[in-house]
RNA sequence: GGCCCUAUCGUCUAGUGGUUAGGACAGCAGCUUUUCAAGCUGUUAACCCGGGUUCGAUUCCCGGUAGGGUCA
Numbered sequence: 001g002g003c004c005c006u007a008u009c010g011u012c013u014a015g016u017g018g019u020u021a022g023g024a025c026a027g028c029a030g031c032u033u034u035u036c037a038a039g040c041u042g043u044u045a046a047c048c049c050g051g052g053u054u055c056g057a058u059u060c061c062c063g064g065u066a067g068g069g070u071c072a
Stems, first nucleotide, its partner, number of pairs: 001071007010025004018055001027043005048064005
């Protein structure tokens, strides 16, 4: 340098055009307990960036950035 794949809460991840963007762990608050742990309930928190298509984009297209793979 060419080609391919990936990018969603703090972490891991679901979501193939109209979803309240869901789940697990973590965090916070409460209940329980003499205390801790465990358990239960509630709650905070996310679509890598720019453009395009569309009535409507996390989703499709183009470019970029970052990570990974492969060839040289």
This is a predicted structure of a 72-nucleotide RNA (transfer RNA) from a Candidatus Kaiserbacteria bacterium. Its Rfam family is "tRNA". The family's RNA type in Rfam is transfer RNA. About the family: Transfer RNA (tRNA) molecules are approximately 80 nucleotides in length. It was read from a public genome assembly.